[in-house]
RNA sequence: CCUGCCGGAUGGGCAGCCGCCCGGAAACGGGAGGAAAGUCCGGUCUCCAUAGGGCAGCGCGCCGGCUAACGGCCGGGAAGGGUUCUGGUAACGGAAUCUUUACGGAAAGUGCCACAGAAAACAUACCGCCCGGGUAGCGCGCACCAGCGCGACGCCUCGGGUAAGGGUGAAAAGGUGCGGUAAGAGCGCACCGCGUACGGAGUAAUCCGGACGGCAGGGCAAACCCCGCGUGGAGCAAGACCAAAUAGGAGAGGAGGAGCGGCCCGCUCUGAUGAACUCUCGGGUAGGUCGCUAGAGCCGGGCAGCAAUGUCCGGCCGAGAGGAAUGGUUGCCGCCCGCAAGGGUACAGAAACCGGCUUAUAGUCCGGCAGGCUGC
RNA sequence: GUGGGUAUAGCUCAGCUUGGUAGAGCGUCGGAUUGUGGUUCCGAAUGUCGUGGGUUCGAAUCCCACUACCCACCCCA
Numbered sequence: 001c002c003u004g005c006c007g008g009a010u011g012g013g014c015a016g017c018c019g020c021c022c023g024g025a026a027a028c029g030g031g032a033g034g035a036a037a038g039u040c041c042g043g044u045c046u047c048c049a050u051a052g053g054g055c056a057g058c059g060c061g062c063c064g065g066c067u068a069a070c071g072g073c074c075g076g077g078a079a080g081g082g083u084u085c086u087g088g089u090a091a092c093g094g095a096a097u098c099u100u101u102a103c104g105g106a107a108a109g110u111g112c113c114a115c116a117g118a119a120a121a122c123a124u125a126c127c128g129c130c131c132g133g134g135u136a137g138c139g140c141g142c143a144c145c146a147g148c149g150c151g152a153c154g155c156c157u158c159g160g161g162u163a164a165g166g167g168u169g170a171a172a173a174g175g176u177g178c179g180g181u182a183a184g185a186g187c188g189c190a191c192c193g194c195g196u197a198c199g200g201a202g203u204a205a206u207c208c209g210g211a212c213g214g215c216a217g218g219g220c221a222a223a224c225c226c227c228g229c230g231u232g233g234a235g236c237a238a239g240a241c242c243a244a245a246u247a248g249g250a251g252a253g254g255a256g257g258a259g260c261g262g263c264c265c266g267c268u269c270u271g272a273u274g275a276a277c278u279c280u281c282g283g284g285u286a287g288g289u290c291g292c293u294a295g296a297g298c299c300g301g302g303c304a305g306c307a308a309u310g311u312c313c314g315g316c317c318g319a320g321a322g323g324a325a326u327g328g329u330u331g332c333c334g335c336c337c338g339c340a341a342g343g344g345u346a347c348a349g350a351a352a353c354c355g356g357c358u359u360a361u362a363g364u365c366c367g368g369c370a371g372g373c374u375g376c
Numbered sequence: 377g378u379g380g381g382u383a384u385a386g387c388u389c390a391g392c393u394u395g396g397u398a399g400a401g402c403g404u405c406g407g408a409u410u411g412u413g414g415u416u417c418c419g420a421a422u423g424u425c426g427u428g429g430g431u432u433c434g435a436a437u438c439c440c441a442c443u444a445c446c447c448a449c450c451c452c453a
Base pairs, nucleotide, nucleotide: 001372002371003370004369005368006367007366008365009364010363011361012333013332014331015330016329017328018327020031021030022029023028033347037358038357040356041355042354043353044352045235046234047233048232057231058230059229060228061227062076063075064074065073066072077103078101079100080099081098082097083096084095085094086093087092104226105225109224110223111220112219113218126166127165128162129161130160131159132158133157134156137153138151139150140149141148142147174192175191176190177189178188179187193215194213195212196211198209199208200207201206239290240289241288242287249281250280251279252278253277260274261273263271297316298315299314300313301312302311303310304309334345335344336343337342377449378448379447380446381445382444383443386402387401388400389399396433404420405419406418407417408416426442427441428440429439430438
């Protein structure tokens, strides 16, 4: 210098004409995003429920801070990974820098760990190593033979010791070195790791130090579970207001001395009742209005803080309508393709609102890593 | 807009709770039976478990993100 990957920032500019949506009497003013997306969290708001407390269920989980709240953000710790350098015989470390982490408890209990392997968690013993016994093989001695005796040899076998080595596995009951031993072993020692209490630093997580302990306590809680904290439910199609026609509902009239239906069970009378019809009232649909966008708001500056963030001052109003507008074209400039004419310019499109997370994203810029080329 | 669910062989589904071998029926292919076909019988093949990542020794199964598809919703009766 080039290429690729990962992370972060940004998300073409200035004018003219025509059209669409909202506001306005008009003139005129305003009109997509960093994600408007997924709907994964948290809140505002609204309705329903609700005497108080607890259990269950669900969610979260190192420490401190920020925030309206959060599973978010900031700072710190621990652990893991990359690069460069470095200490040690080794086990194992140290420094710088970049980066990742759903990171409480496995010493409360239960459960699981396939296959392989001796053994997968109250440890155990296949091969091997060592000790002792037996022994028909072998060797030696005695002996004509049969046989007997001895042995530091071999095979087989019995009993015991061992957990160094081999082998299995994802994982094997601390590791390395030296000593030690019949062979071995934290059996002993040094170092590394681990545990316990103590001292110091720190708000804390945690870190540092020397001492003591021979080493217990394999892994899995994105298995049940335990501990701590939080949590009533539904969602703007929430909900509120105004309010036709038609059909239900309620009240009054009709209604009595007359008409109609039905009760009194054969008839008549009386009694009480109902309907048509008229008026009034209420619920409620269509439809309309509100909720609806001035807000945990945006811009600039000061102050506090490492930062997230908070606070003060000044300025500004930037879609909100209905299944719903935000488009087209011309000129100049930017970038890409093309000799040119010309073409292209990512991901993507508001639906009550806000704070996050996640995912998508051409080109440009910044940081890290990998590879290549060139020069010294 | 809001709430919920599904994805496994060509098709319809089980397996997921409690992690370790991926299965059933229909279909397909081959063979037998038949003069031929069907039926029937025997045998065989068939999977990136929707995609990517994580936890774990080990993932269809547990967790996270994404993709595609499906269902429900207001008022009165």
Molecule: RNase P RNA; transfer RNA
Organism: Bryobacteraceae bacterium